[in-house]
RNA sequence: GUUCCCAUCGGUGAUGGAGUUCACCGGGAACCGCCGAUCGUGACAUCCACAGUCGGCUGAUAACUCCUACGGCGAG
Numbered sequence: 001g002u003u004c005c006c007a008u009c010g011g012u013g014a015u016g017g018a019g020u021u022c023a024c025c026g027g028g029a030a031c032c033g034c035c036g037a038u039c040g041u042g043a044c045a046u047c048c049a050c051a052g053u054c055g056g057c058u059g060a061u062a063a064c065u066c067c068u069a070c071g072g073c074g075a076g
Base pairs, nucleotide, nucleotide: 009026010025011024012023013022016067017066018065019064020063021062033057034056035055036054037053038052040050041049042048
């Protein structure tokens, strides 16, 4: 220096914080939403996949609960 295993610990799960539970990752990691159109590539074509560009949409959760922010309706 490299590889493997164990322990401890840390990190992540499309917008903030906390608790509980679950899953994933160990730094070249886990993770980085959806729909439509257009276009390039894969492979000649349809289809499909990925990347780029444009337009549109939902959600503060991975799941449950609470808080905060935002939004809608109604009342004072």